[in-house]
RNA sequence: AGGUCCUUAGCUCAGUUGGUAGAGCAUCGGUCUCCAAAACCGAGGGUCGUAGGUUCGAAUCCUACAGGGCCUGCCA
Numbered sequence: 001a002g003g004u005c006c007u008u009a010g011c012u013c014a015g016u017u018g019g020u021a022g023a024g025c026a027u028c029g030g031u032c033u034c035c036a037a038a039a040c041c042g043a044g045g046g047u048c049g050u051a052g053g054u055u056c057g058a059a060u061c062c063u064a065c066a067g068g069g070c071c072u073g074c075c076a
Base pairs, nucleotide, nucleotide: 001072002071003070004069005068006067007066010025011024012023013022019056027043028042029041030040031039049065050064051063052062053061
């Protein structure tokens, strides 16, 4: 330098042909218990890496950039 994949909640990840974002764990509250744990019920938490573009509508399509993984190559 070229190719390819990834970036979504605190963490690990879904979201498959564009229709307005979810699960598990964690955290907090409640029930239960003498107390705690476990179990059960509920709640909060996201400008979907950044900036543009296309579209009535973008996590999803296009472009650039940033960060990370893998492969290939060049110079010394």
A computed fold for a 76-nucleotide RNA from Alkanindiges hydrocarboniclasticus, annotated as transfer RNA. The sequence is in RNAcentral, with records from ENA. The organism belongs to Alkanindiges, within Bacteria. Its Rfam family is "tRNA". Rfam classes the family as a transfer RNA.